[in-house]
Molecule: c-di-GMP-I riboswitch aptamer
RNA sequence: AUGUCGAAAAGGCAAACCGCGCGAAAGUGCGGGACGCAAAACUACAGGGGCUUCGCGGGAUCACCCGCAUGCCAGCCAGUUUCCAAA
Repeated sequence: AUGUCGAAAAGGCAAACCGCGCGAAAGUGCGGGACGCAAAACUACAGGGGCUUCGCGGGAUCACCCGCAUGCCAGCCAGUUUCCAAA
């Protein structure tokens, strides 16, 4: 000097839930709030998976059912990038 491991400190993010807004919904923005997170940062036609169905198509015993993403999820896997560093 470099690599493995990863104690601590500093800083970061923020589940559920609540308020206000957007959306047909899934979900999402802001504020509050912390379950957790070393990538809980980024990537959503051009990897897999999941959620939803306004609309479209089909059916019906007619306020219902089935199918479909072009909508959404990165805090499901995956890919890409990546801070500090005691013994």